Predicted 3D model of a 552-nucleotide part of an RNA (small-subunit ribosomal RNA, 5' domain) from uncultured Lactobacillus sp. The organism belongs to Lactobacillus, within Bacteria.

[in-house]
Context: one part of a larger RNA
RNA sequence: GGACGAACGCUGGCGGCGUGCCUAAUACAUGCAAGUCGAGCGAGCGAUUUUAACGGAAUACUUCGGUAGGAAGUUAAGAGCGCGAGCGGCGGAUGGGUGAGUAACACGUGGGCAACCUGCCCUUUAGCUUGGGAUACCACUUGGAAACAGGUGCUAAUACCAAAUAAGAAGCGAGAGCGCAUGCUCAAGCAGUAAAAGGCGGCUUUCGAGCUGUCACUAAAGGAUGGGCCCGCGGUGCAUUAGCUAGUUGGUAAGGUAACGGCCUACCAAGGCGAUGAUGCAUAGCCGAGUUGAGAGACUGACCGGCCACAUUGGGACUGAGACACGGCCCAAACUCCUACGGGAGGCAGCAGUAGGGAAUCUUCCACAAUGGACGCAAGUCUGAUGGAGCAACGCCGCGUGAGUGAAGAAGGUUUUCGGAUCGUAAAGCUCUGUUGUUGGUGAAGAAGGACAGGGAUAGUAACUGAUCUUUGUUUGACGGUAAUCAACCAGAAAGUCACGGCUAACUACGUGCCAGCAGCCGCGGUAAUACGUAGGUGGCAAGCGUUGUCC
Numbered sequence: 001g002g003a004c005g006a007a008c009g010c011u012g013g014c015g016g017c018g019u020g021c022c023u024a025a026u027a028c029a030u031g032c033a034a035g036u037c038g039a040g041c042g043a044g045c046g047a048u049u050u051u052a053a054c055g056g057a058a059u060a061c062u063u064c065g066g067u068a069g070g071a072a073g074u075u076a077a078g079a080g081c082g083c084g085a086g087c088g089g090c091g092g093a094u095g096g097g098u099g100a101g102u103a104a105c106a107c108g109u110g111g112g113c114a115a116c117c118u119g120c121c122c123u124u125u126a127g128c129u130u131g132g133g134a135u136a137c138c139a140c141u142u143g144g145a146a147a148c149a150g151g152u153g154c155u156a157a158u159a160c161c162a163a164a165u166a167a168g169a170a171g172c173g174a175g176a177g178c179g180c181a182u183g184c185u186c187a188a189g190c191a192g193u194a195a196a197a198g199g200c201g202g203c204u205u206u207c208g209a210g211c212u213g214u215c216a217c218u219a220a221a222g223g224a225u226g227g228g229c230c231c232g233c234g235g236u237g238c239a240u241u242a243g244c245u246a247g248u249u250g251g252u253a254a255g256g257u258a259a260c261g262g263c264c265u266a267c268c269a270a271g272g273c274g275a276u277g278a279u280g281c282a283u284a285g286c287c288g289a290g291u292u293g294a295g296a297g298a299c300u301g302a303c304c305g306g307c308c309a310c311a312u313u314g315g316g317a318c319u320g321a322g323a324c325a326c327g328g329c330c331c332a333a334a335c336u337c338c339u340a341c342g343g344g345a346g347g348c349a350g351c352a353g354u355a356g357g358g359a360a361u362c363u364u365c366c367a368c369a370a371u372g373g374a375c376g377c378a379a380g381u382c383u384g385a386u387g388g389a390g391c392a393a394c395g396c397c398g399c400g401u402g403a404g405u406g407a408a409g410a411a412g413g414u415u416u417u418c419g420g421a422u423c424g425u426a427a428a429g430c431u432c433u434g435u436u437g438u439u440g441g442u443g444a445a446g447a448a449g450g451a452c453a454g455g456g457a458u459a460g461u462a463a464c465u466g467a468u469c470u471u472u473g474u475u476u477g478a479c480g481g482u483a484a485u486c487a488a489c490c491a492g493a494a495a496g497u498c499a500c501g502g503c504u505a506a507c508u509a510c511g512u513g514c515c516a517g518c519a520g521c522c523g524c525g526g527u528a529a530u531a532c533g534u535a536g537g538u539g540g541c542a543a544g545c546g547u548u549g550u551c552c
Base pairs, nucleotide, nucleotide: 001552002551003550004549006548007547008546009545010544013399014398015397016396017395018394019392020391021357026355027354028353030352031351032350035090036089037088040087041086044083045082046081048079049078050077051076052075053074054073059068060067061066097310098309099308107234108233109232110231111230112229113228116227117226121223122222123221124220125219126218127217129163130162131161132160138153139152140151141150142149143148169193171190172189175186176185177184178183198215199214200213201212202211203210204209236282237281238280243273244272245271248270249269250268251267252266253265255263285307286306287305288304289300290299291298292297312333313332314331315330316329335346336345337344338343363389365388366387367386371385372383373382374381375380402432403431404430405429412423413422414421415420437489438488439487440486441485442484446479450475451474452473453472454471455470456469457468458467496541497540498539499538500537501522502521503520507536508535509534510533511532517524518523
């Protein structure tokens, strides 16, 4: 000099863009952060509506006997709409947080898998047949304070099971081709196994069904995406850590896995690593990058992006394409809460927020309008991701606190050799402007899609619906009446801070008298202190300035 996720002191006008618990991976009140699908399923509830039956009001007529009339209401059947439980599907393994652990194939980089998996998505091929038995919800009931658990009975499915059907799938494989190798590819043939589910429309109908569109479903091949595993190299301190190792090193066999492998087990052999630093201890998430520097390098790993690890602590598996799963399950432990003392409930290192710790770090805000995600045919629902607003000079950048003129060099302050000098064109005054400010008006972009209504085209179909494309109209904004812009008003509201002995730009007066004090280094202060304190003046930077800390 530069830098900072900074803190502290004094001060503080505005805007834009960023950033904001570095400490206790400490404990957490409260609310929200993962749901969705009724176009998979049955039963239910609610209001609406249609039809039928019962019912009979108002009203009209009346010869007062009635006749016409049909409302409210009730029941049954049907229709569409809505609701929240249950079964079922998909999602919950993403997104979001943190850096405790980890010195490791964790990360980075370059390769390999002839040793692997991959839901949703894309392409292609084939199919979607026939049956069956349950069960939740529900009803009744038992135990319990609750959490919840049990019994009996009933019912459905795109839930579950069986059968049929079968290929290029699994297995064997004459032979052929290829590879660095364990081997790989092609392949006549043999062999014989495993599947499914329907929903919503449209048209026709002999009411049995048929055809068709679309979304699903099953099997197989390929792709894409995502992941798993293996290897070379690279990045740390201590030798006042020198020896370490029995599943240890290798082999065979069986097991296990999606897959190779001591991954696991049995048997056999006795190996394997190490001063090119094994083992141990300490420290630490790694990287793209960031800071600084001419560079080499040194330091750092906040924000943003990639990877990894973790989710109160320790262990475990289940489900699933994917987890050994932050807002899932089980066990143990500590802690907190409820309890009828028998037993239960919980996990903010999600967003806000609280306590605590600390020099120190924000709102218990708005919205799904945009982008993205989950589900859904869709409308849409959910989304503390995200988009925004709020707080903080924490940082960077921009703007302003006026511009011109103005000598009686005013008053006043300071100083003085008492003449003057200086603050100083500074002020006042006059002219002007209106950034910013205040008030009022106009007022965006961010909106693309989707839906609804209408028209047209394309392929397909017996035809329509639907699909795809196109077109017209209507509709959708949290921010926010925000940005921007126009007008009016008034110089009216907006400057501090540190320094002035040398380094180092900037000096005098008074007070103090080795005292009080200053200080980054040299050093100042003991009666004329440009070094302490105050005042005037001056210098630097400026909505900041200075100090402290850390790094180069």